[in-house]
């Protein structure tokens, strides 16, 4: 310098002027006012109400180990395959519990088997899996003994199982030993091992208006509610016509909050101290105009001039993944090469 990897941050900047919103104040007028994703609403909580959500069936997650955290399918670290030259990056329970599937092709798709071949034999037959041949998959692989011809039949290596010893919390590694049967799918049923009641701020609650003590049904012999289902628990009204108001408030924004120091840990986080308050609408405020910069591109007669400035916009709050996103900027690493 290229090319690449992994990670992080900003995402217009200023001023005048004219609005909006919420707060302070007696007023004047001060203060504050949208994002890294406010998005998708996909996991996980807080909080609310129903039992302080108990029990059993049924359903549904999640899946290599340790740890983090309220909590998670998220994070961190570690282990194993895979890929790549490397920085990295992707995959992850069981197929020996059982059932099932496996198209075409192929002799055979799994209790093996023999279509060409090799071998015995004269022939009938036997006898073998070395070779071919088929597929996404063929019953371990390579080489050597052996043999009629082969064969884990033996042997040596590599792979697999199973013991057994040592390391490690573990996942798993290494080392001897015995000895080679048995394919793939679990996003097929399934097993195992853990977690999961429902609803959801239009939760839920106060107040105020209104109104008829209304009509018919139904209910402690159990109405209604507990939103998959049976118990279980709850205890007094509930359904349906028909009419009436349909407003304000709380909840709502100080919270598992943020920044910085020190301290513990490899990290993820976490503790302890100090600083700071960081939108709160209810049909929805967070805006418009001007002017100067900035930045991308377009034209020049070099002096300018013209366009355009990304994704998107809080609605009870948080932890995450997820996907959108003009431009730019920073750091770690790896690889070539080229200079001293």
């Nucleotide at each position: 310098a290229a090319a690449g990897u992994a990670g992080g941050c900003c995402g217009g900047a200023c001023a005048a002027c004219c609005g909006c919103a919420g707060g302070a104040g007696a007023a004047a007028u001060c203060c504050u006012g949208a994002g890294g994703a406010a998005a998708g609403u996909c996991c996980g909580a807080g909080c609310u109400c129903c039992a302080c959500a108990g029990a059993g069936c049924a359903g549904g997650g999640u899946a290599c180990u340790g740890g983090g955290u309220a909590a998670u399918g998220c994070c961190c670290a570690g282990g194993g395959g895979a890929g790549g030259c490397g920085a990295c990056u992707c995959c992850c329970g069981g197929a020996a519990a059982g059932u099932g599937c496996c198209a075409c092709a192929g002799a055979a798709a799994a209790c093996a088997u023999a279509c060409c071949g090799c071998c015995u034999g004269a022939a009938a037959a036997g006898g073998u899996a070395a070779g071919g041949g088929u597929g996404a998959a063929a019953a371990g692989g390579u080489g050597a003994g052996g043999u009629a011809a082969g064969a884990g039949c033996u042997c040596a290596c590599c792979g697999g199982a199973c013991g057994c010893c040592a390391g490690g919390u573990g996942a798993c590694u290494g080392g001897c030993g015995u000895g080679c049967c048995u394919g793939g799918u679990a996003a097929a049923c399934c097993c195992u091992a853990c977690c999961c009641g429902g609803a959801g701020c239009a939760a839920g609650g106060u107040c105020a208006a209104a109104u008829a003590g209304g009509a018919a049904g139904g209910g402690a012999u159990g109405a209604g509610g507990u939103g998959g289902c049976u118990c279980g628990c709850u205890g007094a009204c509930c359904u349906u016509c028909g009419g009436g108001u349909u407003g304000a408030c709380c909840g709502c924004u100080u919270g598992a909050g943020g920044g910085g120091u020190u301290a513990g840990g490899u990290a993820a986080c976490u503790a302890a101290c100090u600083c700071c308050c960081c939108a709160g609408a209810u049909a929805g405020a967070u805006g418009g105009u001007u002017g100067u910069c900035g930045u991308u591109c377009c034209c020049u007669g070099c002096g300018g001039g013209g366009a355009a400035u990304a994704c998107a916009g809080a609605a009870c709050u948080c932890g995450g993944c997820u996907u959108a996103c003009a431009g730019g900027c920073c750091u770690g690493c790896u690889u070539u090469c080229c200079c001293u």
Predicted 3D model of a 340-nucleotide RNA (Bacterial RNase P class A) from a Candidatus Atribacteria bacterium.
It is recorded under the gene name rnpB.